c-di-GMP-I-GGC riboswitch aptamer from an Anaerolineales bacterium, 84 nucleotides, folded computationally. Taxonomically the source falls in Anaerolineales (Bacteria, Bacillati, Chloroflexota, Anaerolineae).
[in-house]
RNA sequence: AACCGAAAGGGCAAAACCGGCGAAAGCCGGCGGCGCAAAGCCAUGGGUCUAACGUGAAGAACUAUGACUGCCAGGCUGCCGAAG
Numbered sequence: 001a002a003c004c005g006a007a008a009g010g011g012c013a014a015a016a017c018c019g020g021c022g023a024a025a026g027c028c029g030g031c032g033g034c035g036c037a038a039a040g041c042c043a044u045g046g047g048u049c050u051a052a053c054g055u056g057a058a059g060a061a062c063u064a065u066g067a068c069u070g071c072c073a074g075g076c077u078g079c080c081g082a083a084g
Stems, first nucleotide, its partner, number of pairs: 003084001005080001011036002017030005034070001040076003044073003047068003054062002
C1' cells in the first nucleotide's frame, strides 16, 4: 500500500406518524431507528415507479420530458484499522 472487516470514536437514517410541496411517483422538514463501510456524490448503462401534458372515440391503453443511487453495475471522492 492492496485485499479484507474486529474494536473504538464519530457519521448516515428504513417503516410508521405529523407538517409542507407535487397530478402522481416521489421530495423536503420534524419525530423515529430497520438497517448501512461508502446508506458520501453523479440518472452514465440496465432495472423499477408514476402519467400531468401528449397520442387516443375513451374514464381503456401507450408514452418521460417527471422520479428512485437504501435495486444491480459503472465513474469520482473518502474516516479508522485488530486478526488474516
The coordinates come from a structure-prediction model, not an experiment, and the mean pLDDT is 88. The sequence was found by an Rfam model in a public genome assembly.